The RNA shown here (Bacterial RNase P class A) has 328 nucleotides and comes from a soil metagenome. The coordinates come from a structure-prediction model, not an experiment, and the mean pLDDT is 77.
[in-house]
């Protein structure tokens, strides 16, 4: 770095889901299925749902070498460049610093169109060998620093300097190879600090909220409407009608509660084909948790290497973290 396992077998008892049978029902019986590689963190990306939305832009956020894969991604694959390693192999937010702004601690003379501290050389003056001072030239050598205006060597020079030359680094042009990042060759003048996980610029992407999403059914109470009788109610009244109430029926609302969403899916396994690979296609086969006080446990026996981290809650693809062992 890659792959695999997640104590095993047998018996008994128990728990949750589905199907079948029996039973009016409560329930009983049988068959079958029943956590993970991370179910975890909730860090990315999507599906799905509701809300918003003509289109475009601004703001804000994210990503950042190239080509590809994918539903999508900040993921993966194959490359390029750089770095590390003896090697297998590993790591890298890896666009832009001649658009502008900012910053560069300490040390140091000087941290950017900068600088001359210690020095070197020429010349002049002064004093006693030797030194000091003025003027001019220089940046090789010493020292500071993470970084000092290309590096090494030869020539050259008063001393020096890409001043000249060779090689190397960088820049520009051109040719060749490559889809591309880029690599190699040739030519040129010799070259102008770093920092963008600093603001910023450029390119691309991004609407918000999340299954307590959301949908369906729906008591009781309250509200609205109708009847209020076949003579069977109460109040008002001497009686009838009327009115009010009880009672019955209907409606709206959507609380309590119930159901759906909810498990057949970007699905698993096997074979074949395409591709270096991620992955894609075809055929066959399998159904593999689904709760809502929330199900996986216990006992016994045998064996061994004596069993770590850890428990689903809408689903899926990743990343990260935790952790026992085996193989190559």
């Nucleotide at each position: 770095a890659g792959g695999c396992c997640a104590g095993g077998c047998a018996g008994c008892c128990g728990c949750g889901g589905g199907c079948c049978g029996c039973g009016c029902g409560a329930g009983c019986g049988g068959c079958u299925c029943g956590a993970g590689g991370a179910a975890a963190g909730u860090c990315c990306g999507g599906a799905c749902a509701c809300c918003g939305c003509a289109g475009a832009g601004c703001a804000g956020g994210g990503u950042g070498c190239u080509g590809g894969c994918u539903a999508a991604c900040g993921g993966c694959c194959a490359g390029c460049g750089g770095g590390g390693g003896a090697a297998a192999c590993c790591c890298c937010a890896g666009g832009g610093a001649a658009a502008g702004u900012g910053c560069c601690a300490c040390a140091g003379a000087a941290a950017c169109g900068a600088c001359a501290c210690a020095g070197c050389c020429g010349u002049c003056g002064c004093c006693u060998u030797g030194g000091c001072g003025g003027c001019g030239g220089c940046a090789a050598c010493g020292g500071u620093g993470a970084a000092a205006a290309g590096g090494u060597g030869c020539g050259g020079u008063a001393a020096g300097a890409g001043c000249g030359c060779a090689c190397c680094a960088g820049c520009g042009g051109u040719c060749u190879g490559g889809u591309g990042a880029c690599a190699g060759g040739c030519c040129g003048g010799c070259u102008g600090g770093g920092u963008a996980a600093a603001c910023c610029c450029c390119a691309c992407c991004c609407g918000g909220u999340g299954c307590a999403a959301g949908g369906c059914c729906g008591a009781a109470u309250c509200g609205g409407g109708g009847c209020g009788u076949c003579a069977c109610g109460g109040g008002u009244u001497g009686c009838u009608c009327g009115c009010c109430c009880a009672g019955c029926c209907c409606c709206a609302g959507g609380u309590a509660g119930g159901c759906c969403g909810c498990a057949u899916g970007a699905g698993g396994c096997g074979c074949c084909c395409g591709g270096c690979g991620a992955c894609g296609g075809g055929c066959g086969u399998c159904c593999c948790a689904g709760a809502u006080g929330g199900a996986u446990g216990g006992c016994u026996g045998c064996c061994c290497a004596c069993g770590a981290c850890a428990g689903a809650a809408u689903c899926c693809g990743g990343c990260u973290u935790a952790c026992g062992g085996c193989c190559u």